[in-house]
A computed fold for a 345-nucleotide RNA from a Nitriliruptorales bacterium, annotated as Bacterial RNase P class A. Rfam family: Bacterial RNase P class A. From the family's description: Ribonuclease P (RNase P) is a ubiquitous endoribonuclease, found in archaea, bacteria and eukarya as well as chloroplasts and mitochondria. Rfam classes the family as a ribozyme. Its mean pLDDT, the model's own confidence on a scale to 100, is 78. A source record names the gene rnpB.
C1' cells in the first nucleotide's frame, strides 16, 4: 500500500422572502396565527395480506401455484440459519423434490445417441504377389488407440488373448440396500453385501408433498335528486363443473327504453404504525418489554418558486384503499466486516 468481496446509510445545507393543501384554535367575513406536507424505490402491479361484498365459503373434481432442511412472519414465491453439488487461493457468490414409476424429447456433426454403433484403426486365418522390411484382396475376429460431439456405456495397473475386452483380478471412485454412530432435520461418518457402472432434459407430459373459493376501493355503505314504463323467458344465488345448500310467485332472470351522473363514509389519529447508544430473549431473521411519537392525503388536483452563501454544483424520480416483500431505474458520497498479495517493525 494494493486487489477484492459482502452489508449498512445518505440522497444537497443553511437563511430570507412569496406562494399551495390538510388539521387546529380565532374571526360574522374576508383573513390571520400555529402546525404538518412524498420516495428509497412513492415504479412495475410480479407474489403476500389486511379489508369488503358473494352464503362468517361445505363436500368431491377439474385448474393454478410453491418445491433441499430447520427457523421467523398475519402471511408469502420474502428473510434468517444450515446441508449438499458447482465455480473462486480466499472472503464469498450462484444453484436445489422425483428421470435405476412410466411416456416423451434431442439440431448440427459423427460410423453409431438409449438395451447404440464400426469410419479410421487391431488381429488369426485363406487367396495372390514380393526388393523377404511387407503390400494387395477376401472369410470372420475386437472395441485399447484416432476422430465428431454438449453427452460415445467408469479411471490406474495386471491377468488373459491371434489381438482385445469387467472376460476375470487387486485398488481407487459412483450407485442401491443393510447395520452402527453423530444431527430435530436435510445430511455426514465408519463397516458390510452386491452387481460391475446405472447418460442428459420435469421451464415436456407425468409423479410425490404442501398450499389456493370467487371477485377486487369503479370493493362495499349511507344520504339527496330524479324517471315510464314494455317484451320474453321460469328459475335464480353460492362468479369452472358435480353434489349439496339457501332463496323465490304481489318473486326471480335477461333485453329493450327512460332518469340521475351529485354528496358523505370507507380514507388517513391508533396502526402487523415509526422511533430508540434502552432492557431481555435468539447465531440469525426475528419476538418480548419499557419509554416516547402521532407522522402527507386528494374535486383521481397541494408540497412549488426567486434571491444570497458554502460544498463536488446535485441522479432515478412523485402517494391516490391501506400493509409486508421482489424486481427495475439511479450523478455522486460515506461507514463497517471480511479475504488475498506485497513491504516494515
Nucleotide at each position: 500500500g494494493g486487489a477484492g468481496u459482502c452489508g449498512g446509510g445518505c440522497a444537497g445545507g443553511c437563511g430570507a422572502c412569496c406562494g399551495c393543501g390538510g388539521c387546529u384554535g380565532g374571526g360574522a367575513a374576508a383573513c390571520c396565527a400555529g402546525u404538518c406536507g412524498a420516495g428509497g424505490a412513492a415504479a412495475g402491479u410480479c407474489c403476500g395480506g389486511a379489508c369488503u361484498c358473494c352464503a362468517c365459503a361445505g363436500g368431491g373434481a377439474a385448474g393454478g401455484g410453491u418445491g433441499c432442511u430447520g427457523g421467523g412472519u398475519a402471511a408469502c414465491g420474502c428473510c434468517c440459519a444450515g446441508g449438499c453439488g458447482u465455480g473462486g487461493u480466499g472472503a464469498c457468490a450462484c444453484g436445489c423434490g422425483g428421470c435405476a414409476a412410466g411416456c416423451g424429447c434431442a439440431a448440427c456433426a459423427g460410423a453409431a445417441a438409449g438395451c447404440a454403433g464400426a469410419c479410421c484403426g487391431c488381429c488369426u486365418c485363406c487367396c495372390g504377389g514380393u526388393c523377404c522390411g511387407c503390400c494387395g484382396g477376401g472369410c470372420g475376429g475386437c472395441a485399447a488407440g484416432g476422430g465428431u460431439g454438449a453427452a460415445a456405456c467408469g479411471g490406474u495397473g495386471g491377468u488373459g488373448c491371434a489381438a482385445g475386452a469387467g472376460a476375470c483380478c487387486a485398488c481407487c471412485g459412483g450407485c442401491a440396500c443393510c447395520g452402527c454412530a453423530g444431527g430435530u432435520g436435510a445430511c455426514u461418518g465408519c463397516g458390510g453385501u452386491g452387481g460391475c457402472c446405472a447418460g442428459g432434459c420435469a421451464a415436456g407430459c407425468c409423479c410425490c408433498a404442501c398450499c389456493c373459493g370467487g371477485a377486487g376501493c369503479a370493493a362495499g355503505g349511507c344520504c339527496a335528486a330524479g324517471c315510464a314504463g314494455g317484451a320474453a323467458c321460469c328459475g335464480g344465488g353460492c362468479g369452472u363443473c358435480c353434489c349439496g345448500u339457501c332463496c323465490a310467485a304481489u318473486g326471480g332472470u335477461u333485453c329493450c327504453a327512460g332518469g340521475u351522473g351529485g354528496g358523505c363514509c370507507g380514507c388517513a389519529c391508533c396502526g402487523a404504525g415509526g422511533c430508540g447508544u434502552c432492557c431481555g430473549a435468539g447465531c440469525a431473521a426475528u419476538c418480548g418489554g419499557c419509554g416516547u411519537c402521532c407522522c402527507a392525503g386528494a374535486c383521481a388536483g397541494a408540497u412549488g418558486g426567486u434571491c444570497g452563501c458554502c460544498c463536488g454544483c446535485g441522479a432515478c424520480a412523485g402517494a391516490a384503499u391501506c400493509c409486508g416483500g421482489c424486481u427495475u431505474a439511479u450523478c455522486g458520497c460515506c461507514c463497517g466486516g471480511c479475504u488475498c498479495c506485497u513491504c516494515c517493525c